This is a predicted complex of two RNAs, RNase P RNA and transfer RNA, with 466 nucleotides together. Rfam match: Bacterial RNase P class A. About the family: Ribonuclease P (RNase P) is a ubiquitous endoribonuclease, found in archaea, bacteria and eukarya as well as chloroplasts and mitochondria. Its mean pLDDT, the model's own confidence on a scale to 100, is 77.
RNA sequence: GCGGAGGGGCAGGAGAUCGCGGGCCGGUCGCGAGCGAUGCGCGCGCGACACGGCUCGAGGAAAGUCCGGGCUCCGCAGGGCACGGUGCCGGGUAACGCCCGGGCGCCGCGAGGCGACGGAAAGUGUCACAGAGAGCAGACCGCCGAUGGCGGCUACGCCGCACAGGCAAGGGUGAAAGGGUGGGGUAAGAGCCCACCGCGCCGCUGGAGACAGCGACGGCACGACAAACCCCACCGGGAGCAAGGCCAAAUAGGGAGCGAGCGGUGGCCCGCCGCGCUCGAGCUCCGGGUAGGCCGCUAGAGGCGCCGGGCAACCGGUCGCCCCAGACAGAUGAUCUCCGCGCAGCGCCUACGCGUUGCGUCACAGAACCCGGCUUACGCCCCUCCGCCCUC
RNA sequence: GCGCCCGUAGCUCAGUUGGAUAGAGCGCGUGCCUCCGGAGCACGAGGUCGCAGGUUCGAAUCCUGCCGGGCGCA
Numbered sequence: 001g002c003g004g005a006g007g008g009g010c011a012g013g014a015g016a017u018c019g020c021g022g023g024c025c026g027g028u029c030g031c032g033a034g035c036g037a038u039g040c041g042c043g044c045g046c047g048a049c050a051c052g053g054c055u056c057g058a059g060g061a062a063a064g065u066c067c068g069g070g071c072u073c074c075g076c077a078g079g080g081c082a083c084g085g086u087g088c089c090g091g092g093u094a095a096c097g098c099c100c101g102g103g104c105g106c107c108g109c110g111a112g113g114c115g116a117c118g119g120a121a122a123g124u125g126u127c128a129c130a131g132a133g134a135g136c137a138g139a140c141c142g143c144c145g146a147u148g149g150c151g152g153c154u155a156c157g158c159c160g161c162a163c164a165g166g167c168a169a170g171g172g173u174g175a176a177a178g179g180g181u182g183g184g185g186u187a188a189g190a191g192c193c194c195a196c197c198g199c200g201c202c203g204c205u206g207g208a209g210a211c212a213g214c215g216a217c218g219g220c221a222c223g224a225c226a227a228a229c230c231c232c233a234c235c236g237g238g239a240g241c242a243a244g245g246c247c248a249a250a251u252a253g254g255g256a257g258c259g260a261g262c263g264g265u266g267g268c269c270c271g272c273c274g275c276g277c278u279c280g281a282g283c284u285c286c287g288g289g290u291a292g293g294c295c296g297c298u299a300g301a302g303g304c305g306c307c308g309g310g311c312a313a314c315c316g317g318u319c320g321c322c323c324c325a326g327a328c329a330g331a332u333g334a335u336c337u338c339c340g341c342g343c344a345g346c347g348c349c350u351a352c353g354c355g356u357u358g359c360g361u362c363a364c365a366g367a368a369c370c371c372g373g374c375u376u377a378c379g380c381c382c383c384u385c386c387g388c389c390c391u392c
Numbered sequence: 393g394c395g396c397c398c399g400u401a402g403c404u405c406a407g408u409u410g411g412a413u414a415g416a417g418c419g420c421g422u423g424c425c426u427c428c429g430g431a432g433c434a435c436g437a438g439g440u441c442g443c444a445g446g447u448u449c450g451a452a453u454c455c456u457g458c459c460g461g462g463c464g465c466a
Stems, first nucleotide, its partner, number of pairs: 001388010012339007020057007027049006034042003059364001063375002066373005071240004083236005088102005103117001104115004118231002123229002125225003140171002142167003145163001147160005179197006198220001199218002202215005244295004254286005261279001266278003302322004306317004340361009393465007402418004411449001420436005442458005
């Protein structure tokens, strides 16, 4: 210098003018009860405001809504089935599918990265095409042997064969062909035998464990797929702040009380009257819901610092400092100046760099009950480490 | 806020219990036919299966994460 790996930080700063949302103080206006007192004042409380002042005012992802929790309401004796999710081990946590540490496997020269990483000797299913054979498999070419013929003194070679047969080393098919390499052995071969490696099983040792190491045995049985069904273990009640609670118009229903209904009598019952039942305009009161208003609502698994424990995630502390948006059609914006930063051009300079001009001030993006994660979008800066090349 | 579905050729759709050349109709191009056009006949072109990653011998199909579109409920 180039390429790469891991981690951290920032998200421009100051000022001026105008503008927006919340809170507090003041001002103005309205209402209420009270006092002095009688159409005017005083203070208090409540409310409104397009008024004034002070103060606070988005993010690392506020996003996607993919997980987990708090909170609230509903449901629920206990247990099971079904359904869904998670899946190496240990730890962290309120919890998680997240994070940390470790094991194993894979990728990378390396720094490092990735892994749905339980079970295929419980069962079912699938393995296309090709190929002889694809699951408790198989013999196409081939090798050996038998047999016939020819050549050759022999050793042997060549050709044929609907051949009794042996073999699975080599070729060939395939993603995958019932361990691999080497040696022995054999007619040719073969775990047939042996050594090493792999695999399985048993034991011992180490470790908390995943697992690792060592030894003995087994001649290899047990192909792959569970992001196919399934089995095993563990987890999961449902809904979501439009949750939920309080106050409460107009209109129309509901309930209670009173109650006109006359002159010939509201209706029913009844021979008639009375009693009783019932309808009923209107009035008074009560209750539920809607509009609207208020609460929930933001001070919290809170932030920063220090100390202690832990490899770390994280946890603890009578410790110190801080308060950091709460709208309800939804507020953060605009313009200008200076500084800083980046990019481009020009000049000076061996170079680092300096000066100057112009542009940009950035990228992604705007809270809506809150919090912990993941994922996605995205500009710039810094640190550590790895590989290669060049120079001293 | 909660839940569900879809994306395959220019257009409309098949294919989604994984299997190797991804099909059909319309449209497009060329040729034949016709005096010419249409219709008809024959042939042909045209595909990141929305994107990326993974599982698998093998992915349009299975899984995960994104992107875009649509629907329902409160």